[in-house]
RNA sequence: AACCAUAAAAGGCAAACCGCGUGAAAGCGCGGGACGCAAAGUCACUGGCCUAAGUUCCGGGGCAUGGGAAUAGGGUAGCAGGACUGCUGGG
Numbered sequence: 001a002a003c004c005a006u007a008a009a010a011g012g013c014a015a016a017c018c019g020c021g022u023g024a025a026a027g028c029g030c031g032g033g034a035c036g037c038a039a040a041g042u043c044a045c046u047g048g049c050c051u052a053a054g055u056u057c058c059g060g061g062g063c064a065u066g067g068g069a070a071u072a073g074g075g076u077a078g079c080a081g082g083a084c085u086g087c088u089g090g091g
Base pairs, nucleotide, nucleotide: 003090004089005088012037013036017032018031019030020029021028022027035078041084042083043082045081046080047079048076049075050074054071055070056069057068058067
């Protein structure tokens, strides 16, 4: 150092849900709260998944509002792979 971790010690993170904020939405931030987590630490690089403001197309209409389809430069690292880093014990 690779690797292993059922257990011990020191500790860490925090799902659903609730409140406030933010965003077009998905979601995210903070506080409360704990389902779980040995990388549930960091990074959207690959695949997946979520959303569709904007854009393009379609249809309707006198005009406007509104409707349908496609689309990520928006998200998800607690979906998986990958990259980087790291605590404790064993080794």

Source information: The RNA shown here (c-di-GMP-I riboswitch aptamer) has 91 nucleotides and comes from a Deltaproteobacteria bacterium. Taxonomically the source falls in Myxococcia (Bacteria, Pseudomonadati, Myxococcota). Its mean pLDDT, the model's own confidence on a scale to 100, is 83.